[in-house]
RNA sequence: UAGGAUAAGAGUUUGAUCCUAGCUCAGGAUGAACGCUGGCGGCGUGGAUAAGGCAUGCAAGUCAAACGAUUCUAUGUGUUUACAUAUAGGAAAGUGGCAGACUGGGUAGUAACAGGUGGGUAUGUACCCGAAAGUCAUGAAUAAUUGCGAGAAAUCGUAACUAAUACAUGAUAUCUCUUCGGAGGAAAGAUUUAUCGCUUUCGGAACAGCCUGCUGAGUAUCAGCUUGUUGGUAGUGUAAAGGACUACCAAGGCUAUGACGCUUAGGGGAGGUGAGAGCCUGACCCCCACCAUUGGCACUGAGACACUGGCCAAACUCCUACGGGAGGCUGCAGUCGAGAAUCUUCCGCAAUGCACGAAAGUGUGACGGAGCGACGCCGCGUGAUUGAUGAAGUACUUCGGUAUGUAAAAAUCUUUUAUACGUGAGGAAAUUAUUGACGUUAGCGUAUGAAUAAGGGGCUCCUAACCUCGUGCCAGCAGGAGCGGUAAUACGAGGGCCCCAAGCGUUAUCCGGAAUUAUUGGGCGUAAAGGGUGCGUAGGCGGUUAUGUUAGUCAGAAGUGAAAGAUCCAGGCUCAACCUGGAAAACACUUUUGAAACGGCAUAACUCGAGUUCACAAGAGGUAUACGGAACUCAUGGUGUAGGGGUGAAAUCCGUUGAUAUCAUGGGGAACACCAAAUGCGAAGGCAGUAUACUGGGGUGACACUGACGCUGAGGCACGAAACCUUGGGUAGCGAAGGGGAUUAGAUACCCCCGUAGUCCAAGGCCUAAACGAUCCAGACUAGCUUUUUGGAGUAUCGACCCUCUGAGAGGCGUAGCUAACGCGUUAAGUCUGGCGCCUGGGAAGUACGGUCGCAAGGCUAAAACUCAAAGGAAUAGACGGGGACUCGCACAAUCGGUGGAGCGUGUGGUUUAAUUCGAUGCUAAGCGAAGAACCUUACCAGGGUUAGAAAUCUAGCUGUGGGUGUCCAGAAACGGACACCGUCUUUGAGAUCGCUAGACAGGUGUUGCAUGGUUGUCGUCAGUUCGUGGCUUGAGCUGUACCGUUAAGUCGGAUAACGAACGAAACCCUCGUCGUGUGUUAUAUAUGUCACACGAGACUGCCCCCUCUGAGAUGAUAAUUGUCAUCCUGAAUUUAUUUCAGGAUCUUGAUAAAUUAUUGUCGUUUCAGAGGGGGGAGGAAGGCGAGGAUGACGCCAAAUCAGCAUGACCCUUGAUACCCUGGGCUACACACGCGCUACAAUGGGUGGUACAACAGGUUGCGAAGCGGUAACGCGGAGCCAAUCCCAUAAAACCAUCCUCAGUUCGGAUAGAGGUCUGCAACUCGACCUCUUGAAGUCGGAAUCGAUAGUAAUGGCAGGUCAGCACACUGCCGUGAAUACGUUCUCGAGUCUUGUACUCACCGCCCGUCAAGUCAAGGGAGCCGGGGGUACCCGAAGUCUGCAUUUAUGUGGCCGAAGGUAAACUUGGUGACAGGGACUAAGUCGUAACAAGGCACGGCUAGCGGAAGCUGGUCGUGGAACAAUUCCAUU
Repeated sequence: UAGGAUAAGAGUUUGAUCCUAGCUCAGGAUGAACGCUGGCGGCGUGGAUAAGGCAUGCAAGUCAAACGAUUCUAUGUGUUUACAUAUAGGAAAGUGGCAGACUGGGUAGUAACAGGUGGGUAUGUACCCGAAAGUCAUGAAUAAUUGCGAGAAAUCGUAACUAAUACAUGAUAUCUCUUCGGAGGAAAGAUUUAUCGCUUUCGGAACAGCCUGCUGAGUAUCAGCUUGUUGGUAGUGUAAAGGACUACCAAGGCUAUGACGCUUAGGGGAGGUGAGAGCCUGACCCCCACCAUUGGCACUGAGACACUGGCCAAACUCCUACGGGAGGCUGCAGUCGAGAAUCUUCCGCAAUGCACGAAAGUGUGACGGAGCGACGCCGCGUGAUUGAUGAAGUACUUCGGUAUGUAAAAAUCUUUUAUACGUGAGGAAAUUAUUGACGUUAGCGUAUGAAUAAGGGGCUCCUAACCUCGUGCCAGCAGGAGCGGUAAUACGAGGGCCCCAAGCGUUAUCCGGAAUUAUUGGGCGUAAAGGGUGCGUAGGCGGUUAUGUUAGUCAGAAGUGAAAGAUCCAGGCUCAACCUGGAAAACACUUUUGAAACGGCAUAACUCGAGUUCACAAGAGGUAUACGGAACUCAUGGUGUAGGGGUGAAAUCCGUUGAUAUCAUGGGGAACACCAAAUGCGAAGGCAGUAUACUGGGGUGACACUGACGCUGAGGCACGAAACCUUGGGUAGCGAAGGGGAUUAGAUACCCCCGUAGUCCAAGGCCUAAACGAUCCAGACUAGCUUUUUGGAGUAUCGACCCUCUGAGAGGCGUAGCUAACGCGUUAAGUCUGGCGCCUGGGAAGUACGGUCGCAAGGCUAAAACUCAAAGGAAUAGACGGGGACUCGCACAAUCGGUGGAGCGUGUGGUUUAAUUCGAUGCUAAGCGAAGAACCUUACCAGGGUUAGAAAUCUAGCUGUGGGUGUCCAGAAACGGACACCGUCUUUGAGAUCGCUAGACAGGUGUUGCAUGGUUGUCGUCAGUUCGUGGCUUGAGCUGUACCGUUAAGUCGGAUAACGAACGAAACCCUCGUCGUGUGUUAUAUAUGUCACACGAGACUGCCCCCUCUGAGAUGAUAAUUGUCAUCCUGAAUUUAUUUCAGGAUCUUGAUAAAUUAUUGUCGUUUCAGAGGGGGGAGGAAGGCGAGGAUGACGCCAAAUCAGCAUGACCCUUGAUACCCUGGGCUACACACGCGCUACAAUGGGUGGUACAACAGGUUGCGAAGCGGUAACGCGGAGCCAAUCCCAUAAAACCAUCCUCAGUUCGGAUAGAGGUCUGCAACUCGACCUCUUGAAGUCGGAAUCGAUAGUAAUGGCAGGUCAGCACACUGCCGUGAAUACGUUCUCGAGUCUUGUACUCACCGCCCGUCAAGUCAAGGGAGCCGGGGGUACCCGAAGUCUGCAUUUAUGUGGCCGAAGGUAAACUUGGUGACAGGGACUAAGUCGUAACAAGGCACGGCUAGCGGAAGCUGGUCGUGGAACAAUUCCAUU
């Protein structure tokens, strides 16, 4: 330089949003285990727990060519046998040699030179290789064997015999030591042809020993450790250096770069995961270390302190004749135990290796193989093709169909696999020959036949895949969110579907996702997080220039970094897994050669950093002392008299012994008004009267001096508000605790009266705060505007002020940029550098234990178990506030009249009852559903009855004497029975209709208004509610719809990142009021048109005047700027007299001072135009919406209604929750409430007389005149299907008269008697009439309702319902007022704003004690264990050593394992009891917090209280509202 490979997210906090943060999931992996299932093969792999105990067999032997006996076979010889002897071959006990220190197993110990890597040397080495030299002479024994003996055995004693490559002596030697004289010191033969051995020396190879740099777990709640310790001298010891060991001498050595201690752990190559950096692991294979029942010890040997050798001790097991002995599977198999869990007591030395041997060979549980286990990886199969009446079955269904599904069946084909038979390798190497455990192998061929072979998990979202039934917060599911309370895609089942597949899921663990410990690659204003502040040690980092150097750094070369594994390229098993070969890479260390930019070191210099000096100014900086005035309080005295004080209101309290008030004098302590400010100073805490003394720091200017002297700062040291503690003073006011008074349900509080510690001073402790800018320190850079404090300079001035520039501070706004947003913004939270501190989900907890400091209170340091899926920050929309501003409403106020008291009517609750049917329940139920319950209605109760039904549809069968009407019988009726009369249409088909029987089905005022439709109430006729496009914001959202003015109004105008639009408002519709026109039933005698109907006009934004605002113009005043002329200076061009142009100056000289040009600002006058409202006026029937009605936005209340209707689901259907009938009930009655009527009287009542309506209704009806009756009413029947007739006399009013203030000539309840009417029927239970009776009641407590004009009040009339029944309801007309200052308060509503921990939205949320239950951890009198060391006692084997002795042996000494005693340390278990913590649908007490949470809250501290908590001191704003001042911005 080129190329290649390489990084994914989701769910869950909220009403919604962004952020922070944790939890969870999708991936891969394992020596795995468990559940369900299971055809084959290849290659791997398999005791992870008890280094717990082990029966049995095997795992190390070999050599006769070292040796002597013995024995077997064969052949000889000696006379045959016996026997002896020779040769050849074999066996094997013993002596001897070599091996046994390898191989194999395990990971207990070990935090260490054990391991890794790189170096070093004071060293050794059997077997192997190379070289040199030698191998001479001699001797004494002993095992085997035999005899005798002991013992149960293991085993042993004694006597005799014998050999060697066994042992010993001498000689010589290259060798070793040396004082250089000398001294020490080796060998082995076998066989004879070779050869194999033996001894010594030198060298090699390979192996081993020792030393060392670097590296490598946790913990500081382990901070000091060490006496052979550190070094030296001399020895001992070893193969070898060395305190390795001994004696003596000295007093050293290690440690914050973590010593010492404790806990855990074999280390590496490598393995898993990851994009990588990393993180985790140390199975199988390889290397190293260590161990061999536990502990100690040495011997032999080249090599061991020795897995299948020895000795001793301990524990355990076994044998025993009780005397004594034996043993060590952490070798291969196997067994027991423990455990979730891990294999055959297999075959073979054929191969590869190892030991011995000259060799043949022998041995080898190393190894090669097979077996068992889906434990893992890889491969194969369980068939392929055709096949639609889309079969049956099953599931679903809108009942039409759809799905399972070419799937099956059926047909055709194939044979991997399976089974059987046959054939058949390689692995074998050795000159020929022989030799295969695996192996009845692999492979190949033939035959049979789809034949032998599919499951597991899932289907709400994350996450691929859905329906039905059952269940009903039950049973259950669940990785997280979560699902289940009668319509569950989430539980269980069925069907269907999805994923993987001989496996599939679950559990456990690791990595990843997690940038969630962040080197790559995070943060700290408010989410967790800046130390309370400074000084400063170690450490880290460090200005400019030059030279030299090079342990950092960079480059080249060399060495090492085992193999296997991983990567790449090839190759071999049919492929793959697996195996083989080659290549390359990584990182690290060592050596060496170079480079010098950066860094280090050294030297020399510099001045910008830092500091010094001089001058100046500011300041509540600190310490000490002295002094001052106001206020307060106390004391004394005077004046003076009945109150004072205090509060929301009071009381406790003080006062006739004279208070409060006021004057005078004196005493006392604390704090320092005004100045004062957003100000100033200090490191922070903090600092305020005045003066003096001492003293610290910072700033500016000068630029004289030093020359990097700097920055930060773990530990450390110092300072550090208030409260509190100790000692001694002091104490006016205030004031925890305490006492009393109030408030209250209570009031351990808030309020009031007192009041002790304390507050003050001195000295000493304590060391914490919301110690805050919630913002560490230092340096550099990056727009501005403005205010202020304090310096300096310039200009100016007599001097100052002013103006300009430049430092150091303190504020506000703001650009870029940053931020989750809020916000920050040269005083950064921007962009960078250096250093320190701190954070890693919430709670438990700043707690426990430990340590340390403190007199104490307590401070500092600082966890875990357990528990939750959140906790949190900022902002958004609502809702709410005992927050604010504005506005409206018969909301209050003003006025009139009521209700609440009485009697009655009516409805409701409650009670009662056989039943008193049901619904409605604050506003928004209660004269409501019901515009009318005697039967009916009627749904309720009692009794009697019916059962395909009282009414509906369909099918099949039967009948035409079916059926209808009337009468009679029984009965309470329904129901039943009898008699008489009548007796259908038709297309001629029993077709229609009716009845009976049978079957599908009917029926239900039964449940659910929280499954619904429809309808309705309420906020509210309030003015609101939204959308499209655009814009702003990361986003939820905002804007539009905010603001100003106005309106009844989101009505309209102005303005405006909005422009438009929709539903509402208004208008359109109806009624009334004025006029015109037309028509004319009725009215009237006509005309006519009072009147009625229809159509139209009219009012609105119109006209006039005044006020307000905006725009434009004119004009006047004032101010500023610019300009003009003149003069001077400079420059250029041209002409040539100079002129023109450009610039500058003229407050160092002027003119013009009102004559003038232009612009801008301010103020005033005026004209025109426009807009909106307010006030007034004209015209008019009506004037500012003319009055009233209908009309009700988005939505709220799971508001009301399944009983008006409709309707899903469920329930009842022959002793019915259905249907029919009679009677009863809905009308009960101690009581409570709502709505009304009548009254309580003289504005009235009685009697008589005289007037004036309107809306309506009428043929099953209204019913006149007339007559009868006291009357209700009856008789009567005219008229009227209605402007014609009737109901129908309207009443209050007016006139006259009586009553004269009383329970009445008021009031009419109640009751008696007699009647009328309706109706089958007035007993329960109707209305009315007449006579008589004559109750309560004398204007209504707390409280509460309606009404703003033809209204309230008052008077009557009509209608619907209806056979009858109206004090109710719906309408109608008559008479006809009072009051509204106003918006402080009550209620409701709207807009904007503010706070919020609420969003089920304040009927919200939420805190603590107490009571109940469960769980974990800490404390705890003690009790029981483990661990390591210390001191002392005892002391085996054994090395070393002394003595005795005959080489054996005996006896001492030092050390010494195990054991014992003692006191401490450390770490576990358990523990009465007491305290806190966490959790648990509906327990108790209060109401602390969130709104100004009703006393703002919170931090620290102290006291007190059932509890939250309260109070005092000081601090913070993370407080609302209001006011003032100041600053800033806009107009």
Annotation
The RNA shown here (small-subunit ribosomal RNA) has 1531 nucleotides and comes from a Candidatus Nomurabacteria bacterium. The sequence is in RNAcentral, with records from ENA and SILVA. The prediction has a mean pLDDT of 81. Taxonomically the source falls in Candidatus Nomuraibacteriota (Bacteria, Bacteria candidate phyla). It matches the Rfam family "Bacterial small subunit ribosomal RNA".